[in-house]
Context: one part of a larger RNA
Molecule: small-subunit ribosomal RNA, central domain
Organism: metagenome
RNA sequence: UUGGGCGUAAAGCGCGUGUAGGCGGGGUGGCAUGUCCGGUGUGAAAGCCCUCGGCUUAACCGAGGAAAUGCAUCGGAAACUGCCAUUCUUGAGUACGGGAGAGGGAAGCGGAAUUUCCAGUGUAGUGGUGAAAUACGUAGAUAUUGGAAGGAACACCGGUGGCGAAGGCGGCUUCCUGGACCGAUACUGACGCUGAGACGCGAAAGCGUGGGUAGCAAACAGGAUUAGAUACCCUGGUAGUCCACGCCGUAAACGAUGAGCACUAGGUGUUGCGGGUAUUGACCCCUGCAGUGCCGAAGCUAACGCAUUAAGUGCUCCGCCUGGGGAUUACGGUCGCAAGACUAAAACUC
Numbered sequence: 001u002u003g004g005g006c007g008u009a010a011a012g013c014g015c016g017u018g019u020a021g022g023c024g025g026g027g028u029g030g031c032a033u034g035u036c037c038g039g040u041g042u043g044a045a046a047g048c049c050c051u052c053g054g055c056u057u058a059a060c061c062g063a064g065g066a067a068a069u070g071c072a073u074c075g076g077a078a079a080c081u082g083c084c085a086u087u088c089u090u091g092a093g094u095a096c097g098g099g100a101g102a103g104g105g106a107a108g109c110g111g112a113a114u115u116u117c118c119a120g121u122g123u124a125g126u127g128g129u130g131a132a133a134u135a136c137g138u139a140g141a142u143a144u145u146g147g148a149a150g151g152a153a154c155a156c157c158g159g160u161g162g163c164g165a166a167g168g169c170g171g172c173u174u175c176c177u178g179g180a181c182c183g184a185u186a187c188u189g190a191c192g193c194u195g196a197g198a199c200g201c202g203a204a205a206g207c208g209u210g211g212g213u214a215g216c217a218a219a220c221a222g223g224a225u226u227a228g229a230u231a232c233c234c235u236g237g238u239a240g241u242c243c244a245c246g247c248c249g250u251a252a253a254c255g256a257u258g259a260g261c262a263c264u265a266g267g268u269g270u271u272g273c274g275g276g277u278a279u280u281g282a283c284c285c286c287u288g289c290a291g292u293g294c295c296g297a298a299g300c301u302a303a304c305g306c307a308u309u310a311a312g313u314g315c316u317c318c319g320c321c322u323g324g325g326g327a328u329u330a331c332g333g334u335c336g337c338a339a340g341a342c343u344a345a346a347a348c349u350c
Stems, first nucleotide, its partner, number of pairs: 003322004007304002012318001014201004021194003025088007034080001035077008049065006091191001092188004096183003103177007110154001115149007125136002162169002206247006215241002220236004258317006266295011299306002323350003332343004
């Protein structure tokens, strides 16, 4: 626990689909749930408040009145909310025509490079470093030429370029497939927004089973460095990195900024589509929509900064925060093969 907040001070769930719930466009008619007006009943006494009175006064006490935000019932209002009926097209969606894209899945193909192997040429070094050494090499290395094998990644193009909800996605071709955008009409007629739970997706590392292994490389071994060197540097090198299937469910999963809608100066680049102008045509110029950057007005902000892609001005819904440590913890529970994940305290202390 009212409230105030959540870019960087504590605080936006990693992201989506969506259940309940909450919230929800314009017109007409009706009902009267909330709402509003009035009447009646009730709302004990005492107390509080007002008036009058009794103790010499006061405190105290007595009498009367008022009040009693509430509840019930009756009658009424119909703007708003709700419900019912009907209707509309601007929200939302469908159909049609276009072009863009590393969006996803599967199969096939390609060249460069590294490594290894085979063969040729060739001879004493190569490699590596701050300098060296370990290492490799006269059993012929390094270099160079030809051939072969195999795995992984795709130079240039490449771009504050593109696509995706996020994680993420980059050689080429084919097949299957999702979404967004633009244009002009037609159609449906509020079908919408958010979303507790739930379900799904989710980098890397890690785990299970089976493959694969060129390069790289935790662990490990050796060589150096050093006072030491369980490191940084060097020579090797196994898991792993790759594939299939199944788990894990985390991250500085970041824009450290939840989603949706509306409104609020501009300037300049760039991507996709359209209109106009111009031209033989491409360009140029003006302009519309959708994205993506930079700079900036008002405004906001503790400042930094943000600024039509808001951190401005408002509304709706969800999540979260409430001093530091203890504590991304313990216990319990759920999930997991495990590693662990999620949920989540207290004592004590400042």